[in-house]
The RNA shown here (c-di-AMP riboswitch aptamer (ydaO/yuaA leader)) has 152 nucleotides and comes from a Verrucomicrobiota bacterium.
It was read from a public genome assembly, where an Rfam model found it.
Order: sequence, then C1' cells, then structure tokens
RNA sequence: UCUUUGUUGGUGCUGAGUGGCGCGGCGAGUGCCGGCCAGCGGGGGAACCAACAACCGCGCAGGCGGUUCGGGGCGCAUGACGCUGCGGCGUCAGGAGCACUUGGUGGCUCUAGCCCGACAGCUAACCUCGCAAGCGAACACUGAGAGCAAGG
Repeated sequence: UCUUUGUUGGUGCUGAGUGGCGCGGCGAGUGCCGGCCAGCGGGGGAACCAACAACCGCGCAGGCGGUUCGGGGCGCAUGACGCUGCGGCGUCAGGAGCACUUGGUGGCUCUAGCCCGACAGCUAACCUCGCAAGCGAACACUGAGAGCAAGG
C1' cells in the first nucleotide's frame, strides 16, 4: 500500500413485516422466548350480483348420463417469439424498484420463490394467519411543493 474476514458505529434500500408493557420465564448482558395492547398486511366467509366449459349418447321438452381439461393463494415477478447440447439461453412487450412527494431528461437493477391439496367468485357479521427474510442497483441533473437543521 492492496485484498479478505470478523466486530462495532453511522447512513440507507426491497418488503405488511413496526411500536409499547409498572406481565411471566430464561440469560453474563443492551438479549431471547411466551403473553397482552396498539398499528400494518393477508386468507376464509351471506344476501344481492356475477359465473355455471367442450364433445358424445338418450329425451318432444324440461333435463339425464358419460368422456376430456383441474382449480386456487401470497408476491411486481406475466405474455409472445426464436434457439437449444433440453441444463437453459436470447429478443420484444408488459409489470416492479432506485435516499420526503411529484413533473421533465438521462442512467441503473429486478421480473424470483413459496404454499393449499380436488377445494375457496364477490361478500356484512364472524373465524383465522403473518409481522420475516435479504441487501448497497438502491442514482444524477433540473422545475415545483413539504419538512428539518444551522445562523441572524
């Protein structure tokens, strides 16, 4: 001098994933577990409304029977086309994020993963679940607005 790892402090990001307790337990501790309150987010669940596929057979008809395709939830995370050594890759469109909000210009990043188990449209009452996890793309210029701090 450079790189890597750990710890601590500060500043922030995606996300619902936060705050409090003169409650109990554990712990060396500023902590952890459980409970309660508040707050935030999700699912199930009436009436009304909406919806109730295709094909085949039977029947005058109302209908009946059979075969085929399952369906749904959280989340921005979907669709189309092409290639493929079948692992996946590429392009376009759409969607989402980037330090208070928003307009304009430019730039950057993501487009995953998980769950239910034949079953759920909406849905008042009511019932029930979660409050994690992971990070530095997390920006620049400019107009307007809000708020805070310093100074006077």